[in-house]
RNA sequence: AUAGCGUGCUCAGAAGAGACCCCGUAUUGCUCAUGGCAACGCGGGGCGCCGAAGGCGCAACUCGCUCGGAAACGCUCAGGCAAAAGGACUGUGCGCGCUGA
Numbered sequence: 001a002u003a004g005c006g007u008g009c010u011c012a013g014a015a016g017a018g019a020c021c022c023c024g025u026a027u028u029g030c031u032c033a034u035g036g037c038a039a040c041g042c043g044g045g046g047c048g049c050c051g052a053a054g055g056c057g058c059a060a061c062u063c064g065c066u067c068g069g070a071a072a073c074g075c076u077c078a079g080g081c082a083a084a085a086g087g088a089c090u091g092u093g094c095g096c097g098c099u100g101a
Base pairs, nucleotide, nucleotide: 004098005097006096007095008094009093011091012090013089018047020046021045022044023043024042025041027039028038029037030036031035048081049080050079054077055075056074057073061069062068066101067100
């Protein structure tokens, strides 16, 4: 230097699962008599579900072995279940660091 690994940023792609139910409340509109109905926002509660932020667990895997590391497997604490946002991971470009004991 190349390659590889890790990491940050940018761009593109990127799945799954209720636009669920109930209560309260503000605003607007209709009716306009108490009240009721509709739209939309906010708060609380309930059940069902997802798995690809994160987290945790086993440990597939890594290594000649051990230590160490560790999954797209599992759990769902968190997160999510119209759109938006987010999103593991893949690729592009631009940087940084390293070449485990």
Glycine riboswitch aptamer from a Pseudomonadota bacterium, 101 nucleotides, folded computationally. The sequence was found by an Rfam model in a public genome assembly. Its Rfam family is "Glycine riboswitch aptamer". About the family: This family represents the bacterial glycine riboswitch. Glycine riboswitches usually consist of two metabolite-binding aptamers domains with similar structures in tandem. The coordinates come from a structure-prediction model, not an experiment, and the mean pLDDT is 75.